Glycine riboswitch aptamer from Actinophytocola sp., 95 nucleotides, folded computationally. The sequence was found by an Rfam model in a public genome assembly. The prediction has a mean pLDDT of 78. Its Rfam family is "Glycine riboswitch aptamer". Gene Ontology term of the family: glycine biosynthetic process. The organism belongs to Actinophytocola, within Bacteria.
RNA sequence: GGAACCCGAGCGGGAGAGUCCGGUCAUGGCCGACCGGCGCCGAAGGAGCAAAUCCUCCCCGGAACCUCUCAGGCACCCAGGACCGCUCGGGGGAG
Numbered sequence: 001g002g003a004a005c006c007c008g009a010g011c012g013g014g015a016g017a018g019u020c021c022g023g024u025c026a027u028g029g030c031c032g033a034c035c036g037g038c039g040c041c042g043a044a045g046g047a048g049c050a051a052a053u054c055c056u057c058c059c060c061g062g063a064a065c066c067u068c069u070c071a072g073g074c075a076c077c078c079a080g081g082a083c084c085g086c087u088c089g090g091g092g093g094a095g
Stems, first nucleotide, its partner, number of pairs: 005091009018038001020037006039074003045070001046068003053061001
């Protein structure tokens, strides 16, 4: 004086799927909110698993934007959002 990589924070980007039916509140009415039913989405979280892995066999372990959809979500807005980029702080320690 310090790279990769890891964690946290800030900013930006960030998909998918019914404002379908009924009811309640409110209203002159519409919009809106909530509840129930059915349908649907998956990129918070959660759950599940293969091969490689071993001298051989068995057991255990063994990922995900893959699967399941518990949770969550499904007009617009808001919120959430894996992941990506930049910045800052901490860890780290290649050279």